Notes:
A computed fold for a 132-nucleotide RNA from an uncultured Flavobacteriales bacterium, annotated as SAM riboswitch aptamer (S box leader).
């Protein structure tokens, strides 16, 4: 870069350079910001994913107590959970909301469709493993 997977209503500072923009695309809207935007660097944190010392429940072999299809010891497969440290990541607001649904439930005016609201589902996006 592509493509599967999972997760996205939590959580997390300050300093220095810098000098206007950011909040993924479009569209509407709302917000942040010269009381300093992005982007870059130090320190510090949060904790989705991976690593991780050890290694659960449960199976199978032996021996041994029992006669309740049980318990117990070792082996042995098994990998659930997992501190520190550590590899990407993050440290404004729900991925800031909304925009797709010949899905579902309400509601409302209409004469059987449209509105309008909530939920689920999607497409997009972002993170991370393993792949290619």
């Nucleotide at each position: 870069g592509c493509a599967c997977u999972a997760u996205c209503a939590a959580g997390a500072a300050a300093g220095g350079u810098g000098g206007a923009g950011g909040g993924a695309u479009u569209a509407g809207g709302c917000c942040c910001u010269u009381u300093g935007a992005a982007a870059c660097c130090u320190u510090g944190g949060c904790a989705a994913c991976c690593a991780a010392c050890u290694g659960u429940a449960a199976g199978u072999c032996c021996g041994c107590c029992a006669a309740c299809u049980g318990g117990u010891g070792g082996a042995u497969u098994g990998g659930a959970a997992a501190a520190c440290c550590g590899g990407u990541g993050c440290c404004a607001a729900u991925u800031c909301c909304u925009a797709a649904u010949u899905u579902u439930u309400c509601g409302c005016u209409u004469u059987a469709a449209g509105c309008g609201a909530a939920a689920a589902u999607g497409a997009a996006g972002a993170u991370a493993a393993a792949g290619u």
The sequence was found by an Rfam model in a public genome assembly. Its Rfam family is "SAM riboswitch aptamer (S box leader)". Rfam links the family to the GO term regulation of gene expression.